[in-house]
Context: one part of a larger RNA
């Protein structure tokens, strides 16, 4: 060195299984005061469905009655015609003559109120009724048939309508996120970030809007200057007034930046341009749209007049399209004429606030799950960094009776380390098996013993503190899955740490982290709880390499 036997199992991110945890899309199963439907029921209804006494009610005809304010013969319903008439045996009776706005039941006619009766015709409603219709019996093999009995226009089917309903389906339940959830956010405006033109992101640091004004905060025309301060005089509790300083520090209907003093700021007086048609050109925009605009027309409004005025000193105060709606007037208008509808302008109705709005109309649970996929993204180990942790070092206020450094060292400052909690998400999600034990250990020294040795506030012994050195060594019980921690005993001493928090193809399974059950809590429920109890499948025959042991060349 090169090759076998036998064995162990550190590694080959060993094998098996397109990771069940998480996230991202899909699905499904399940709850319920999420939405929307459908069957069930429950109410009225239309058919099958026929005849009904005694009734109610309305309207219509006839008939009879009916009418009381004061005056006035007297219970005048209104009107209109009318000079003589009605009844009877032509004996007699009424009435014409006063009162009243209206005069006769002297007569004719129309024709109100209200009563009651009688017929029609209409709705209603219902005792009961046989004949649809049901049942039972009889005879029968029978769903059928005949005959009886019973129930009955009901009940069963059925037309539309309303209510009720997780008992049934479909479905919906945002995104953004330094994994997700939870929290905050989602459109507009003003700063800054932004790197002296525009522009320009963050879960970057600050604030605002989802309007107000018509007795104007608008238009014009004239006129003032503010804010503080200083002196004086009046009121008396805190303002006025008068001088004088004062160049914007006040003020602007709202946040902040820009701007404003021939004011855009403060008062007065007149008003209605906060107008209609319209727009030459430009600025910002991916589009949609958003912004500034002079000229012309038309009719006004201030103002002597040049002229200004199409809202406010400027930037926020908002929402497409459909659908409907409301005024006009215009265009179509289905054989003609109309109407319905439709089309034009004008306005109006959307926290569609997830604000370029998917629907008129939508919330939850799955540990009973499942499927495509991701290390584009978490949880275990690595890596990165070191905020936190741990250690060492400069300075050296201060404590140590005096004395900084024998011993502690504060505020501050350099560093190391990569053992705590973290931060980033780079390799692994077609699988890198996770906490503790148990066997076996291997390394480092920032040394617990043991050995050597400086200093000491070291007298001796004991000790503090340092320096050298990892050669060996570095406990056994009780509780608890624990680690760790507390306890007991003893020990020279019970050192700190790494090694995929060492080590499950070595074991192990008590905890954690599937499916069952429970209990406390949370929830309406399905469920849920870094809350708790209980129970609960640990696989692989070793190819290479590694290591033992035993041969051969």
């Nucleotide at each position: 060195u090169c090759u076998g036997c036998a064995a162990a199992u550190g590694g080959a991110c060993a094998g098996a299984a397109a990771g069940a945890c998480c996230c991202u899309a899909g699905g499904a199963g399940c709850u319920u005061u999420a939405c929307u439907u459908g069957a069930c029921g429950u109410a009225u209804u239309u058919a099958u469905u026929g005849c009904g006494a005694u009734g109610u009610u309305u309207u219509u005809u006839u008939u009879u009655a009916u009418g009381u304010g004061c005056a006035g013969a007297a219970u005048a319903g209104a009107c209109g015609g009318g000079a003589g008439u009605g009844u009877g045996u032509u004996a007699a009776c009424a009435c014409u003559u006063u009162u009243u706005g209206a005069g006769a039941u002297a007569c004719c006619g129309u024709u109100c109120u209200u009563c009651a009766a009688a017929a029609a015709a209409a709705a209603u409603g219902a005792a009961g009724c046989u004949a649809a219709c049901c049942a039972a019996a009889u005879a029968a093999a029978a769903u059928u048939g005949u005959u009886u009995u019973g129930g009955a226009a009901a009940a069963g089917u059925u037309u539309a309508u309303a209510c009720c309903u997780g008992c049934u389906a479909g479905u919906u339940u945002a995104a953004c996120u330094g994994g997700g959830g939870c929290g905050g956010u989602u459109u507009c405006c003003u700063u800054c970030u932004a790197a002296a033109a525009g522009g320009u992101a963050a879960c970057g640091a600050a604030g605002g809007a989802g309007c107000a004004c018509a007795u104007a905060a608008g238009a014009u025309a004239a006129a003032c200057u503010c804010a503080a301060g200083u002196a004086a005089a009046a009121a008396c509790c805190u303002u006025u007034u008068u001088a004088c300083u004062g160049g914007u520090g006040a003020g602007u209907g709202u946040a902040a930046u820009a701007g404003c003093a021939a004011a855009a700021g403060u008062u007065u007086g007149u008003u209605u341009g906060a107008c209609u048609g319209c727009g030459a050109g430009a600025a910002a925009a991916a589009c949609u749209u958003u912004u500034c605009g002079a000229a012309c027309a038309g009719g006004a409004g201030c103002g002597u007049a040049a002229g200004c005025u199409g809202g406010u000193u400027a930037u926020a105060g908002u929402g497409a399209u459909c659908c409907g709606g409301u005024a006009a007037u215009u265009u179509u208008u289905u054989a003609u004429g109309g109407a319905a509808a439709u089309u034009u302008u004008a306005c109006c109705g959307c926290u569609u606030a997830u604000c370029g709005a998917a629907u008129a109309a939508a919330a939850g649970u799955u540990a009973c799950c499942c499927u495509a996929g991701g290390g584009a993204u978490a949880a275990c180990a690595g890596c990165c960094u070191a905020a936190u942790u741990g250690c060492u070092c400069u300075c050296a206020a201060a404590a140590g009776u005096c004395c900084u450094u024998a011993u502690u060292g504060a505020c501050a400052g350099a560093g190391c380390a990569u053992u705590u909690u973290g931060g980033g998400a780079c390799c692994u999600c077609g699988a890198u098996g996770u906490c503790g034990g148990c066997u076996c250990a291997u390394c480092a020294u920032u040394u617990c013993c043991u050995a050597g040795u400086g200093c000491u506030g070291a007298a001796g012994c004991a000790g503090g503190u340092g320096c050298u050195u990892a050669g060996g060594g570095u406990u056994u019980g009780g509780u608890u899955g624990u680690u760790c921690g507390c306890c007991a005993a003893a020990u020279a001493a019970a050192a700190u740490g790494g090694u995929a928090c060492g080590c499950g193809a070595g074991c192990u399974g008590g905890g954690u982290u599937c499916a069952g059950a429970a209990c406390g809590c949370c929830g309406u429920g399905a469920g849920g709880c870094a809350g708790u109890u209980u129970g609960g499948u640990c696989c692989u025959u070793a190819u290479c390499u590694u290591u033992u042991g035993u041969g051969g060349a």
Molecule: large-subunit ribosomal RNA, domain V
Organism: Aureoumbra lagunensis